[in-house]
Context: one part of a larger RNA
RNA sequence: CUGGGCGUAAAGGAUGCGUAGGUGGAUAUUUAAGUGGGAUGUGAAAUCCCCGGGCUCAACCCGGGAACUGCAUUCCAAACUGGGUAUCUAGAGUGCAGGAGAGGAAAGCGGAAUUCCUAGUGUAGCGGUGAAAUGCGUAGAUAUUAGGAGGAACACCAGUGGCGAAGGCGGCUUUCUGGACUGUAACUGACACUGAGGCAUGAAAGCGUGGGGAUCAAACAGGAUUAGAUACCCUGGUAGUCCACGCCCUAAACGAUGGAUACUCGACAUACGCGAUACACUGUGUGUGUCUGAGCGAAAGCAUUAAGUAUCCCACCUGGGAAGUACGAUCGCAAGAUUGAAACUC
Numbered sequence: 001c002u003g004g005g006c007g008u009a010a011a012g013g014a015u016g017c018g019u020a021g022g023u024g025g026a027u028a029u030u031u032a033a034g035u036g037g038g039a040u041g042u043g044a045a046a047u048c049c050c051c052g053g054g055c056u057c058a059a060c061c062c063g064g065g066a067a068c069u070g071c072a073u074u075c076c077a078a079a080c081u082g083g084g085u086a087u088c089u090a091g092a093g094u095g096c097a098g099g100a101g102a103g104g105a106a107a108g109c110g111g112a113a114u115u116c117c118u119a120g121u122g123u124a125g126c127g128g129u130g131a132a133a134u135g136c137g138u139a140g141a142u143a144u145u146a147g148g149a150g151g152a153a154c155a156c157c158a159g160u161g162g163c164g165a166a167g168g169c170g171g172c173u174u175u176c177u178g179g180a181c182u183g184u185a186a187c188u189g190a191c192a193c194u195g196a197g198g199c200a201u202g203a204a205a206g207c208g209u210g211g212g213g214a215u216c217a218a219a220c221a222g223g224a225u226u227a228g229a230u231a232c233c234c235u236g237g238u239a240g241u242c243c244a245c246g247c248c249c250u251a252a253a254c255g256a257u258g259g260a261u262a263c264u265c266g267a268c269a270u271a272c273g274c275g276a277u278a279c280a281c282u283g284u285g286u287g288u289g290u291c292u293g294a295g296c297g298a299a300a301g302c303a304u305u306a307a308g309u310a311u312c313c314c315a316c317c318u319g320g321g322a323a324g325u326a327c328g329a330u331c332g333c334a335a336g337a338u339u340g341a342a343a344c345u346c
Stems, first nucleotide, its partner, number of pairs: 004317002008299001012314001014201004021194003025088007033081002035077008049065006091191001092188003095184004103177007110154001115149007125136002162169002206247006216240001220236004258313006269292001271290004295302002319346003328339004
């Protein structure tokens, strides 16, 4: 390289947008680059292959043929691919009319609860556990009532419900704003799909500067447990958890399943739901679940949301370990991330 693969065996990029590139709808006409056919020239000889012959055979040698699958020039064809021209509307997009939604950003507001503070009532315990102790409490705790402060999270509704490309998004109101969907068929007329590089987004933890600090809680301290207990349990408790701005760029970032399109009409679909919408009575488009077939699969299973049947494009895999390590490079404040071997060994 070919070939084979990628849900669970090695292997789908964390996700999107998009450049180059690759691929690409219908009709008519033209061209002749690809494509197909013919001719001419060339493709040295030897070798290889076939036939015949010569050394006693063979190796070897000699003669003839075929072949040299290629290249160049030229002529013809025009189905398919490509190029040109013209047209079209089924793909794609725009317009108009709608309803749904924790989609995003900012500002404001609300109640319950925890903690703390002040005051009242009140008295000896509270708390915690398997059992205890550390801890708190006669300097009046716990409990209870009233008032106040502050931060964080939003019970019920709530749903294999919704929205978002993914990460993710949940009290209420307002402002700004993205997308999807349904109907209509007015407009554009292939404007499409994918996408190496690139750019953007990217949970938690972590980092920088400045705030904030109620709760919870790495580290740490104490009490237990235990042979020990650098743990599990308990009492405390600092970073952090929250906000603004700037970094980091990784996750079992998972559906461990890349994106798009078509088909599953004849042989092939079916049953039960859910969300939104148009219609009007069971049908259509879109989304979201479960179940069973054909088919696929090593199996379990997947099964119109495919892991089925096909096409296009991208990423990735090639025995286990060494190793996601070393070295180099790029990025980063750092932590580290990305890229990524070999010796050796089984």